Overview:
The RNA shown here (Bacterial small signal recognition particle RNA) has 96 nucleotides and comes from an Anaerosomatales bacterium. The coordinates come from a structure-prediction model, not an experiment, and the mean pLDDT is 79. It matches the Rfam family "Bacterial small signal recognition particle RNA". The family's RNA type in Rfam is non-coding RNA gene.
RNA sequence: GCCCGGACCUCGGGCGGCGGAACGUCGUGAACCUGGUCAGGUCCGAGAGGAAGCAGCCAUAAGCGGCCUCUUCCGGGUGUCCGGGGUCCGGACCCC
Repeated sequence: GCCCGGACCUCGGGCGGCGGAACGUCGUGAACCUGGUCAGGUCCGAGAGGAAGCAGCCAUAAGCGGCCUCUUCCGGGUGUCCGGGGUCCGGACCCC
């Protein structure tokens, strides 16, 4: 100097794992400024009827909580594999 085999560090990539988030699902959820139905009461009408509509009930919005790990995204002093670079160790060969 070159080749082979190891160890460590570093960069890039693949796959998993962990954590978080999104999607999904269930529940909850609006005195009034959501919807439906609107007791009572109010208003219009001679009347028949009609109108607006509080409470209540129902369904939901934003939000909040639980669940799911199928999917998606993010993160690392995560685990491995592959490749590049650097350092060190051992061995063979060649040269001085």